[in-house]
Source information:
SAM riboswitch aptamer (S box leader) from Streptacidiphilus sp. ASG 303, 138 nucleotides, folded computationally. The model forms 97% of the base pairs in the Rfam consensus. The prediction has a mean pLDDT of 79. The organism belongs to Streptacidiphilus, within Bacteria.

RNA sequence: AGCUCAUCCAGAGGGACUGAGGGAACGGCCCGGUGAAGUCCCGGCAACCCUCCACCGGCUUCGCACCAUGCGCGGGGCCCCGGUGGACAGGGUGCCAAUUCCGUCCCGCGGCGAGACGCGCCGCGGGGAAGAUGAGGA
Numbered sequence: 001a002g003c004u005c006a007u008c009c010a011g012a013g014g015g016a017c018u019g020a021g022g023g024a025a026c027g028g029c030c031c032g033g034u035g036a037a038g039u040c041c042c043g044g045c046a047a048c049c050c051u052c053c054a055c056c057g058g059c060u061u062c063g064c065a066c067c068a069u070g071c072g073c074g075g076g077g078c079c080c081c082g083g084u085g086g087a088c089a090g091g092g093u094g095c096c097a098a099u100u101c102c103g104u105c106c107c108g109c110g111g112c113g114a115g116a117c118g119c120g121c122c123g124c125g126g127g128g129a130a131g132a133u134g135a136g137g138a
């Protein structure tokens, strides 16, 4: 770099150095010498993974029952694998202007235009694309 899955209308900023850009692309609209981006320090948010608990599932064992196997009922053990719910904030990430800032492609609805179809503009809703982050696997 590419693949798969999940999430993206919540939340959370100060300082030092430095000095002009930044918000992925494009358009819009914003942020920015009352200091952008970057680096470092400290702080915070959140809960994706690790961790812990409960339940289900799975595996296993014992007893009852059964001619026997299987099913069933009851008890115990385990967590390699799966699911649901919860806890924590110790570890691994991530994040701390604006919904991923909004739109871009498709569909639907409404309004406006002389306005029935189509068209243009505006607004709303749904789905994509792209992007970001995490986890997984080769």
Stems, first nucleotide, its partner, number of pairs: 003136006013042005021031003025104004043096003048092003051087006058078007100130001105127009